[in-house]
Context: one part of a larger RNA
RNA sequence: CUCCGGGGUGAGGGAACUCGGCAAAUUGGCCCCGUACCUUCGGUAGAAGGGGUGCCUGCGGCCUUGGCGGAGACGCUGGGGCCGCAGGUCGCAGUGACUAGGGGGUCCCGACUGUUUAAUAAAAACAUAGGAAGCUGCAAGACCGAAAGGUUUUGAACGGCUUCUGAAUCCUGGCCAGUGGGGGUACCUGAAACCCGGGUCCAACCGGGCUAAGGGCCCCUAAACGCCGGGAGUAACUCUGACUCUCUUAAGGUAGCCAAAUGCCUUGUCGGGUAAGUUCCGACGUGCAUGAAUGGAUCAACGAGGGCCCCACUGUCCCCACCCGGAGCCCG
Repeated sequence: CUCCGGGGUGAGGGAACUCGGCAAAUUGGCCCCGUACCUUCGGUAGAAGGGGUGCCUGCGGCCUUGGCGGAGACGCUGGGGCCGCAGGUCGCAGUGACUAGGGGGUCCCGACUGUUUAAUAAAAACAUAGGAAGCUGCAAGACCGAAAGGUUUUGAACGGCUUCUGAAUCCUGGCCAGUGGGGGUACCUGAAACCCGGGUCCAACCGGGCUAAGGGCCCCUAAACGCCGGGAGUAACUCUGACUCUCUUAAGGUAGCCAAAUGCCUUGUCGGGUAAGUUCCGACGUGCAUGAAUGGAUCAACGAGGGCCCCACUGUCCCCACCCGGAGCCCG
């Protein structure tokens, strides 16, 4: 001098470091006081924030276990444990070492506990209780198997199987034109077999008829797959347009929500926070391309999830210094 799954201390400042407080530091046990918003009234909560804590002595209380006396009640005399009060005493420091939460505010996502990529991902992904639809009356429906046979099923619709959604709360709008599913059907279409005719010494073959499913046609069905417009004019300043006209569609996006994990333009505009904020929070909505179980909105609690802010704290940094252990290297 370099390195380590290394350790320790640090003036002044205190996140200026950095993608990001990563890492480290702070906090820490027990007892007492005290504890907000919000809330599904259970929680939040160890919220937050304070105080105490050793040893000695005295006193009080509770529990327990011996001895002696006594018939018993009880009295006298010892031991142990716990709790409390007071006085004193030492140190910088009393959970003196070890052990041992940093805290708060706000937003996004997922309700929660749980599960997962054995060996780069633990999550907002999966599951979940709850909600909904479809099939199914049992020799059922669904699944494995060529079949025999087996599973669901030691079951029987408050059951089983399949699919979607994903606690609770408030809700879940319009469209059946397309695709799919269900039902109906006077009529049309519709293969072979079959019937009739032609043809052939027999046939092949040709033509006609009848007809199943299916299709045409009609009806239903969106918590089925899905979809949910454009152009003009218009109000006593301007702007805007409740209103009117028009093209067009199956119907023209309702309630909600938003520059959002969804907004291109975009660092949108306004407000907040900062001296300064492409992130963050609250609004606005002109929504490239939000939107209702492909669920919409909201939400207490929860989260080794993600973003932002504050307090405390610190060698992360300004800016590095020194010490200890180990390994290497150099000199001897």